[in-house]
Molecule: transfer RNA
Organism: Verrucomicrobiota bacterium
RNA sequence: GCCAGCAUAGCUCAGCGGUAGAGCAAUUGUUUCGUAAACAAUAGGUCGUCGGUUCAAUCCCGACUGCUGGCUCCA
Numbered sequence: 001g002c003c004a005g006c007a008u009a010g011c012u013c014a015g016c017g018g019u020a021g022a023g024c025a026a027u028u029g030u031u032u033c034g035u036a037a038a039c040a041a042u043a044g045g046u047c048g049u050c051g052g053u054u055c056a057a058u059c060c061c062g063a064c065u066g067c068u069g070g071c072u073c074c075a
Base pairs, nucleotide, nucleotide: 001071002070003069004068005067006066007065010024011023012022013021018055026042027041028040029039030038048064049063050062051061052060
């Protein structure tokens, strides 16, 4: 330099046009003499950024940024 993949909750990841979810973690409650465990509930997101398409975009298209992998070349 070229190509491909990925970017979603604190962490690991689903979801791939029609109201954004799970597990773990966090908080509160129940239980216990107490802690842990268990159970119940609650909170937590400008879906990397900027544009485009669409009645409607996390999802499709383009650019950019970052990360990962492959290929290749040179000083």